Model confidence (mean pLDDT): 80 of 100.
This is a predicted structure of a 548-nucleotide part of an RNA (large-subunit ribosomal RNA, domain V) from a Candidatus Woesearchaeota archaeon.
Context: one part of a larger RNA
RNA sequence: CCGGGGACUCCAAGUGGGAAGUAAAGACCCCGUUGAACUUUACUGUAGCCUGCUAUUGUGAUCAAUUUUGUAAUGUAACAAGGAGCUUCGGCAACAAGGUAGUACUUGUUGUUACAGAGUUGAUUGCUUAUCUCUAUACGAGAAACAGUAGUUGGUGGACAGUUUCGCUGGGGUGGCAGCCUGCUGAAAGGAUAUCAGCAGGGCCCAAAGGUCGGCUCAGAUGGUUUAGAAAUCCAUCGUAGAGUGUAAGGGCAAAAGCCGGCUUUAUUCUGAUUACCAUAAUACUAAUCUGAAUUACGAAAGUAUGGCCUAACGAUCCUCUAUGUGCUUCUUAGUGAGGCCUAGAGUUGACAGAAAAGUUACCACGGGGAUAACAGAGUUGUCGCUCCCGAGAGUUCAAAUCGACGGAGCGGUUUGCUACAUCGAUGUCGGCUCAUCCUAACCUGGUAGUGCAGAAGCUACCAAAGGUGGGGGUGUUCACCCAUUAAAAGGGUUCGUGAGCUGGGUUUACAACGCUGUGAGGCAGUUGGUAUAAUAUCUGCUUGGAG
Repeated sequence: CCGGGGACUCCAAGUGGGAAGUAAAGACCCCGUUGAACUUUACUGUAGCCUGCUAUUGUGAUCAAUUUUGUAAUGUAACAAGGAGCUUCGGCAACAAGGUAGUACUUGUUGUUACAGAGUUGAUUGCUUAUCUCUAUACGAGAAACAGUAGUUGGUGGACAGUUUCGCUGGGGUGGCAGCCUGCUGAAAGGAUAUCAGCAGGGCCCAAAGGUCGGCUCAGAUGGUUUAGAAAUCCAUCGUAGAGUGUAAGGGCAAAAGCCGGCUUUAUUCUGAUUACCAUAAUACUAAUCUGAAUUACGAAAGUAUGGCCUAACGAUCCUCUAUGUGCUUCUUAGUGAGGCCUAGAGUUGACAGAAAAGUUACCACGGGGAUAACAGAGUUGUCGCUCCCGAGAGUUCAAAUCGACGGAGCGGUUUGCUACAUCGAUGUCGGCUCAUCCUAACCUGGUAGUGCAGAAGCUACCAAAGGUGGGGGUGUUCACCCAUUAAAAGGGUUCGUGAGCUGGGUUUACAACGCUGUGAGGCAGUUGGUAUAAUAUCUGCUUGGAG
């Protein structure tokens, strides 16, 4: 000096692995006492329509009902007053007596029927002047007190409007009520204590099953005894509760809190305090406890009794009703009646401290949430896959060539679950194509051991991840099935590798159809068709080329 290679620095062109890259306060899901649109036999209303009455609105007739007045008739009529006579000459009554009252006749009132008059109401119908219609020139025609209009009553009324459509919840929905109460366990030997934890109950019943006084003792066993038996009634002995308690469970109870009988209403009225619910803030309701006062029940008395042996059995405001509560008050009246207030009760809200209340949304919206689901990740590993231990048995004999019940111990993190830890101001979701890279629990090729290995072909086990593991059919498929080959057509991980690489068949918008379903709007891990896959390369990685 030439050629080749390497390190470092830099440049250019590409590529699209990464920056859980950029874009858009996620459209799925849940929540909000946030909306909107739509539906209906949700709630409450409004137009509209139907309808009765009143006004506009007058005048006649007939019929029916009803009220009243007059006349007449009727009654073995009724009641009240008077009453010893009346007469048609037949008699009827009275007097008198039995035996309380009473009869004839006259008058008055009441009932029923017929006729006549008047009034009211209803139905039907006539008229024309209100009113309306037609033609429009009128002394026209038609309808007519109807219609129309106004007010008001009742009905109907998604045609329209305003709203509501609960909460808890191992996401939400479906289911359930763990939404008001009670007992036991959980509950960790003071008290308190959660879960859609476990086992069970209440939303009554009782005028006695309450109060009091008195008396009694249960279940069961053994023995005895006509019908009578294992078991009926009776007797004797033993008998701490093994019975009973109105109803769950727990606690309690024997001269009783159990069983029987007598008398009764303290299951009453007024006031105060306390405890639980209840949360070491303060209340309501409810339940219970303890005094005081009144009146009572039982008991000889002491005393006991403010319901049930104790712990469950329940309910605000407004409104309505009730009260011999001998309450207060306003108006009114001859008496009275009406309204209001106070007090005490009753009527109910079980989502139980108590709004008057149905749905759909894939046409959807807004505000939020990784406080909460779907994909992927993480944790776990029941399920899944694989390995090992034990060795009953099969293997002619023989556990272990091979297979291995009943059981046991692990590993993996490819299935499916569970959890809800990260992500909802977004990490693009199945399958295929392309390009791969790693693991071995090895399908083929390689090297070995055992064999129930003669050889060949196998079976089982060990070492080994260098290379290979293919082509087709229908299905969106992964998978699975099938065909013909092959040495073999192994299994997995990589955000179920890979959409700023492709595809877009499936899932998963709008729109549309079928089946089923719903009164309907609509809905359906039922089916079918369906036009959108953004932009860019700053950094980094990689590829190629170049310069120093």
Taxonomically the source falls in Candidatus Woesearchaeota (Archaea, Nanobdellati). The full RNA is in RNAcentral, with records from ENA.